This is a predicted complex of two RNAs, RNase P RNA and transfer RNA, with 410 nucleotides together.
It holds a member of the Rfam family "Bacterial RNase P class A". Rfam describes the family as follows. Ribonuclease P (RNase P) is a ubiquitous endoribonuclease, found in archaea, bacteria and eukarya as well as chloroplasts and mitochondria.
Its mean pLDDT, the model's own confidence on a scale to 100, is 80.
[in-house]
RNA sequence: AGUGCGCCGGGCGAUCGCUGCGCUUAAAUGCGGAGAGGAAAGUCCGGGCUCCACAGGGCAGGGUGGCCGCUAACGACGGCGCGGAGCGAUCCGCGGAAAGUGGCACAGAAAACAGACCGCCCGAAAGGGUAAGGGUGAAAUGGCGGGGUAAGAGCCCACCGGCGCGCGGGCGACCGCGCGCGCACGCCAAACCCCACCUGGAGCAAGGCCAAAUAGGAGGGUGAGCGGCCCGCUCAUAAUCCCUCGGGUUCGGCCGCACGAGCCGAUGAGCAAUCGUCGGCCCAGAGGAAUGAUCGCCGCCCUUAACUGGGAACAGAACCCGGCUUACAGGCGCACU
RNA sequence: GCCGGAGUAGCUCAGCUGGUAGAGCAGCUGAUUUGUAAUCAGCUGGUCGGGGGUUCGAUUCCCUUCUCCGGCU
Numbered sequence: 001a002g003u004g005c006g007c008c009g010g011g012c013g014a015u016c017g018c019u020g021c022g023c024u025u026a027a028a029u030g031c032g033g034a035g036a037g038g039a040a041a042g043u044c045c046g047g048g049c050u051c052c053a054c055a056g057g058g059c060a061g062g063g064u065g066g067c068c069g070c071u072a073a074c075g076a077c078g079g080c081g082c083g084g085a086g087c088g089a090u091c092c093g094c095g096g097a098a099a100g101u102g103g104c105a106c107a108g109a110a111a112a113c114a115g116a117c118c119g120c121c122c123g124a125a126a127g128g129g130u131a132a133g134g135g136u137g138a139a140a141u142g143g144c145g146g147g148g149u150a151a152g153a154g155c156c157c158a159c160c161g162g163c164g165c166g167c168g169g170g171c172g173a174c175c176g177c178g179c180g181c182g183c184a185c186g187c188c189a190a191a192c193c194c195c196a197c198c199u200g201g202a203g204c205a206a207g208g209c210c211a212a213a214u215a216g217g218a219g220g221g222u223g224a225g226c227g228g229c230c231c232g233c234u235c236a237u238a239a240u241c242c243c244u245c246g247g248g249u250u251c252g253g254c255c256g257c258a259c260g261a262g263c264c265g266a267u268g269a270g271c272a273a274u275c276g277u278c279g280g281c282c283c284a285g286a287g288g289a290a291u292g293a294u295c296g297c298c299g300c301c302c303u304u305a306a307c308u309g310g311g312a313a314c315a316g317a318a319c320c321c322g323g324c325u326u327a328c329a330g331g332c333g334c335a336c337u
Numbered sequence: 338g339c340c341g342g343a344g345u346a347g348c349u350c351a352g353c354u355g356g357u358a359g360a361g362c363a364g365c366u367g368a369u370u371u372g373u374a375a376u377c378a379g380c381u382g383g384u385c386g387g388g389g390g391u392u393c394g395a396u397u398c399c400c401u402u403c404u405c406c407g408g409c410u
Base pairs, nucleotide, nucleotide: 001337002336003335004334005333006332007331008330010298011297012296013295014294015293016292018035019034021032022031023030037314041325042324044323045322046321047320048319049203050202051201052200056231057230058229059228061199062198063197064196065195066080067079068078069077081094082093083092084091085090095194096193100192101191102188103187104186117134118133119130120129121128122127142160143159145157146156147155161183162181163180164179165178166177167176168175169174207255208254209253210252217245218244219243220242221241222236223235224234225233262281263280264279265278266277267276268275269274300311301310302309338409339408340407341406342405343404344403347362348361349360350359356393364380365379366378367377368376386402387401388400389399390398
């Protein structure tokens, strides 16, 4: 000068408050103990949980996309493979364009079935040969060199590239070696599509219990679950059943709701993600509403002659968890180039 | 909290199987009129909310972010 990871996000004390919890009290009466984050955010993925059927089949739709692993699951993460960038640490990308359809503006002769503007060559011309060179473009029909030719051209040859086959290695992506083929296949799939795999829908305002109320009435019927469609399944079944309208009651209480894919430490397996074993710990929670304020000391940064004056980011739980992304003053540690 | 939708000219909206963005109103200039309005002709005006990616090329396709609107006891 860089590259890749990990961590912190002021500490201690006093006083006054706020919200849950436990004990206590006649009584929020007193005491004890707890009380935001690395992102609590965006809601972009995935899972738990709940209901719809113990979530079934097909089509449609959606998603993922090198390979192997890890996981509850994933588009996350780890290792490996190939290609590209970089002196390097390292970073970025990833199925199929020889199944089909479609697109490639302008320029250019031509944008892919094919075809030839200038040029070159043959020829008197007509016409023919050619794809070397020019020019256009983001992109032009393998590259470079030699031979060859009227001029040229994989027309022929060497090397590189490409394709096919065989053998060997690897779980695999793929790699190595050998042989063959002058070469046929422009780019785009974050265009349709094809292939492989995954995927039912809704969401804690899910859903359940209690309390309160219950009234008759009108209309319709095979209806409902089933919320893309079809099949299939289930329930109720001819009215004492179901749906709609209208009416009545409550605009409440409790559960779900925090012991969990949990946190800390040690240790074992594995390159790692991750998994196992042992020990310890209990750690916010509602009404959307609490989680604060002041002072003192210390630490950090700026400033000053001076403890002189000032500053400290992004942001704030709402069913929970694993990721990703985004915001973030300042600081620390490790490994490597 | 959960679930959807929309950002394009000053305003209201088109344009989305990618090819260089338009319409109406508004504004400006001219014509018409004694003058104004109306009318006619012409003109101006756009980081397509911001950033990144795919692509030769992005308003359009993909990701991320910001703002606004709506629904759900």